[in-house]
RNA sequence: GACCGGACGGUCGCUCUCAGCGUCUUCGGACGCGGGGAGAGGAAAGUCCGAACUCCGCAGAGCAGUGUGCCGGAUAACGUCCGGGAAGCCGGGUUCAAGCCCGGUUGACGGAAAGUGCCACAGAAAACAUACCGCCUUGGCGGCAACGCCAGGGUAAGGGUGAAAAGGUGCGGUAAGAGCGCACCGCCGCGACAGUAAUGCAGCGGGCAGGGCAAACCCCACACGGAGCAAGACCAAAUAGGGAGGAAGUCUGGGAUUUCGAUUCCGGACACGUGCCGGCUCGGUGCGUCAAACCUUCGGGUAGGUCGCUAGAGCCGCGCAGUAAUGCGCGGCCCAGAGGAAUGGCCGUUCAGCGGGAGCAAUCCCGCGGACAGAAUUCGGCUUACAGGUC
RNA sequence: GGGCGCUUAACUCAGCGGUAGAGUGCCAUCUUCACACGGUGGAAGUCAUAGGUUCGAAUCCUAUAGCGCCCACCA
Numbered sequence: 001g002a003c004c005g006g007a008c009g010g011u012c013g014c015u016c017u018c019a020g021c022g023u024c025u026u027c028g029g030a031c032g033c034g035g036g037g038a039g040a041g042g043a044a045a046g047u048c049c050g051a052a053c054u055c056c057g058c059a060g061a062g063c064a065g066u067g068u069g070c071c072g073g074a075u076a077a078c079g080u081c082c083g084g085g086a087a088g089c090c091g092g093g094u095u096c097a098a099g100c101c102c103g104g105u106u107g108a109c110g111g112a113a114a115g116u117g118c119c120a121c122a123g124a125a126a127a128c129a130u131a132c133c134g135c136c137u138u139g140g141c142g143g144c145a146a147c148g149c150c151a152g153g154g155u156a157a158g159g160g161u162g163a164a165a166a167g168g169u170g171c172g173g174u175a176a177g178a179g180c181g182c183a184c185c186g187c188c189g190c191g192a193c194a195g196u197a198a199u200g201c202a203g204c205g206g207g208c209a210g211g212g213c214a215a216a217c218c219c220c221a222c223a224c225g226g227a228g229c230a231a232g233a234c235c236a237a238a239u240a241g242g243g244a245g246g247a248a249g250u251c252u253g254g255g256a257u258u259u260c261g262a263u264u265c266c267g268g269a270c271a272c273g274u275g276c277c278g279g280c281u282c283g284g285u286g287c288g289u290c291a292a293a294c295c296u297u298c299g300g301g302u303a304g305g306u307c308g309c310u311a312g313a314g315c316c317g318c319g320c321a322g323u324a325a326u327g328c329g330c331g332g333c334c335c336a337g338a339g340g341a342a343u344g345g346c347c348g349u350u351c352a353g354c355g356g357g358a359g360c361a362a363u364c365c366c367g368c369g370g371a372c373a374g375a376a377u378u379c380g381g382c383u384u385a386c387a388g389g390u391c
Numbered sequence: 392g393g394g395c396g397c398u399u400a401a402c403u404c405a406g407c408g409g410u411a412g413a414g415u416g417c418c419a420u421c422u423u424c425a426c427a428c429g430g431u432g433g434a435a436g437u438c439a440u441a442g443g444u445u446c447g448a449a450u451c452c453u454a455u456a457g458c459g460c461c462c463a464c465c466a
Base pairs, nucleotide, nucleotide: 001391002390003389004388006350007349008348009347010346011345012344014039015038016037017036018035020033021032022031023030024029041372045383046382048381049380050379051378052377053228054227055226056225060282061281062280063279065224066223067222068221069220070084071083072082073081074080085109087106088105089104090103091102092101093100094099110219111218115217116216117213118212119211132159133158134155135154136153137152138151139150140149141148142147167185168184169183170182171181172180186208187206188205189204190203193200194199232307233306234305235304242298243297244296245295246294249270250269251268252267253266254265255264256263257262271289272288273287274286275285276284300465301464302463314333315332316331317330318329319328320327321326351370353368354367355366356365357364358363392462393461394460395459396458397457398456401415402414403413404412409446417433418432419431420430421429439455440454441453442452443451
């Protein structure tokens, strides 16, 4: 890493299904009897991702939000899988060392050179670098001298602090030092060539700039409407189409009635309220604007049946394509579908294991005893739990 | 079955990268004849558990555990 995860038999039960017999019948069916067949998992789990399916909605746009993140491929899709790349770690070889080479292994692996922010304590200094000790040196003073003190300058090699101190090693060089110079390595820019790409890399140029953190905000690229089978459809039964609260109007055209005060009907404009993609804005559209509808809330009634519901991105075998994930073709198979919820109990034999006893040993006897867990619309993954066994 | 949230002292909560805090309660002491109230001081924590990111995690991410909440249909 892959696979299995007790086996066989008897007996009594449970769920579903198939056909049969008997009794009753309002001809729909109900009840009873015996019989055949099927009946949990690798995770059925967590509900962490992705889908199918169903409903809402379908007039959109922007912002916000969420998720993913090297490259290529697989797939219905994925945060999964496969292959590759670069990086880290471990071991070996080589080198003064850094590094390089070989083998193994690991991972949430875009950007820190767009911007902002943070880096406590310690430390001289934590990102516009910096002078605490040390090293070197100039001047003055003291001292015979070595050297000491004061003032100033040079220096990042050495010490010390820290998780992290501004390229590394060696040689030269220097007052002491320093990429100051050189060699090798690292790094940066360009880049012939190879590769689908990530990337690798010949060569050329540059003494070296640009610390870390994005599981901090963020930037870039890509993707994303919401709810979930208690979705939803149909039938039946019952109740009180009940109570309370909430927001918004003006102008104007035409008609009818008229007691000339007004009432009512149909429109138009703008404004407001509210529903429609669930966070906001704009836009579109429907309804409404003085009590109907709408929204919120308090109540009332039913806890019945059928469908969705299991033939499917299904399982097994063989062949082909591909490094692989996987795909294609052919043949065979049918494998839970209940809804407070079945898949169980007991007995016998046996297998693996453990303990004790006998035996030199092979082996025999007795006893114990089987992990995690359990379908609830269905698939593909991930993660977590797991006695023991096989390869 | 499905969808959410929480876990910090005995209790109720704050803290959201840099030494874990508040109120109530508890203990000691002062005050009182004694108690209560009041004053002063103190103790008490695996920040649910494990792993990771980071120099550093209660805080960020992931997994696990425990607890709590919501939902059906009719008019």
Predicted 3D model of RNase P RNA and transfer RNA as a complex of 466 nucleotides. The coordinates come from a structure-prediction model, not an experiment, and the mean pLDDT is 81. It holds a member of the Rfam family "Bacterial RNase P class A". By type it is a ribozyme. About the family: Ribonuclease P (RNase P) is a ubiquitous endoribonuclease, found in archaea, bacteria and eukarya as well as chloroplasts and mitochondria.